[in-house]
Molecule: Glycine riboswitch aptamer
Organism: Halanaerobiales bacterium
RNA sequence: AUGAAAUUCAGAUGAGAGAUCUUAUUUAAAAAGGCGCCGAAGGAGCAAAGCUUUAUAAUAAAAGCUGAAACUCUCAGGCAGAAGAAAUCUGAAGGGACC
Numbered sequence: 001a002u003g004a005a006a007u008u009c010a011g012a013u014g015a016g017a018g019a020u021c022u023u024a025u026u027u028a029a030a031a032a033g034g035c036g037c038c039g040a041a042g043g044a045g046c047a048a049a050g051c052u053u054u055a056u057a058a059u060a061a062a063a064g065c066u067g068a069a070a071c072u073c074u075c076a077g078g079c080a081g082a083a084g085a086a087a088u089c090u091g092a093a094g095g096g097a098c099c
Stems, first nucleotide, its partner, number of pairs: 007093007018035001020034004036079003042075001043073003049066006
């Protein structure tokens, strides 16, 4: 089941933080060297709880594993505009039972 979730495509919406200094003269970008920042690509970490072992008659305790995010970290990415952007909605693909 008049079709759930995972996953994918398209459209709409979409925050934050130096148009910072020097090389160097120049819109931005790029290269090198500084100082200062952001969290919503990606990535990483953790609670409760559950399970296992010590390991037994039972309990406590200890160790390990699993364990979420818009929380935390700031590796990566980003700090005018553009691009990108989690998440939400809409329309499809997909799939066949969860949400």